[in-house]
């Protein structure tokens, strides 16, 4: 540098269950592993989901999802070349 190996060392943790928070999507903690090489971080573009307050437009003061995809950014290991 390329690149993701039938390697090694670690890392994360879907569904489901319990507790807590929230109006909801969902989040956090514990248990649990379907998977993941960015399943680290950022809602910028697209997608999906939610609609309490405000408002009475079916959108936007918005909210959620980074484990839906793209993009940005940081980064472990290290066969091969």
């Nucleotide at each position: 540098u390329c690149a993701g190996a039938u390697a090694a060392a670690g890392c994360c943790a879907a569904a489901c269950c319990c507790a807590u928070u929230g109006g909801a999507a969902a989040a956090u903690g514990g248990g649990g592993a379907c998977g993941g090489a960015a399943a680290g971080c950022c809602a910028c573009g697209g997608g999906u989901c939610c609609c309490g307050a405000g408002u009475c437009g079916u959108u936007g003061c918005g909210g959620a999802u980074a484990g839906c995809c793209g993009g940005g950014u940081u980064g472990c290991c290290g066969a091969g070349c």
Molecule: c-di-GMP-I-GGC riboswitch aptamer
Organism: Desulfococcus multivorans DSM 2059